[in-house]
RNA sequence: GCUCUCGUAGUUGAAUGGAUACAAUACUUCCCUCCGAAGGAAGUGAUGACGGUUCGAUUCCGUCCGAGAGCA
Repeated sequence: GCUCUCGUAGUUGAAUGGAUACAAUACUUCCCUCCGAAGGAAGUGAUGACGGUUCGAUUCCGUCCGAGAGCA
């Protein structure tokens, strides 16, 4: 330099055009307990950035940013 894959809560994953973006774990509060742990209930929190297509974009397209792999 060229090609390809990936980027979603603190973390690990799901959602392949239609919705209030779904879980687990972590965190906060409460219950339970003599105190913890475990268990139960409730809550906070996310689509890498900017554009485009579309009635509608996490999803499709372009550029950029970042991570990884292959080739030279």
Predicted 3D model of a 72-nucleotide RNA (transfer RNA) from a Minisyncoccota bacterium. Rfam family: tRNA. Rfam classes the family as a transfer RNA. About the family: Transfer RNA (tRNA) molecules are approximately 80 nucleotides in length. Lineage of the source: Bacteria > Bacillati > Minisyncoccota.